Predicted 3D model of a 90-nucleotide RNA (SAM riboswitch aptamer (S box leader)) from Kibdelosporangium phytohabitans. The sequence is in RNAcentral, with records from Rfam and Ribocentre. Taxonomically the source falls in Kibdelosporangium (Bacteria, Actinomycetota, Actinomycetes, Pseudonocardiaceae).
RNA sequence: CAUCCAUCCCGAGCGGCCGAGAGACCUGGCUCCCUGACGCCGCAGCAACCACCCUCCGAGGGCAGGUGCUACCGCCAGGACCGAUGGAGG
Numbered sequence: 001c002a003u004c005c006a007u008c009c010c011g012a013g014c015g016g017c018c019g020a021g022a023g024a025c026c027u028g029g030c031u032c033c034c035u036g037a038c039g040c041c042g043c044a045g046c047a048a049c050c051a052c053c054c055u056c057c058g059a060g061g062g063c064a065g066g067u068g069c070u071a072c073c074g075c076c077a078g079g080a081c082c083g084a085u086g087g088a089g090g
Base pairs, nucleotide, nucleotide: 001090003088004087005086006085007084008083013043014042015041016040017039021032022031023030025079026078027077028076029075044070045069046068049066050065052061053060074082
């Protein structure tokens, strides 16, 4: 990285740094934001995809591992070779 599968209306925030845009892209809307958004780092937490435990093989458990996530339904509607995350895989 081609390809395949699953999920995307549940849940979970503080601190430090930075300094102007941000919510992936286009159009329209709606929001967040110098009372510091977005982003990065730390800690904490949520969840349970993989791993793990247990199993009566249907399921279940829970955090000490690998990820992920912690405004708004992937913010909403329409669009497109849509996107993101996890697993498989050559």

Model confidence (mean pLDDT): 81 of 100. It matches the Rfam family "SAM riboswitch aptamer (S box leader)". From the family's description: The SAM riboswitch is found upstream of a number of genes which code for proteins involved in methionine or cysteine biosynthesis in Gram-positive bacteria.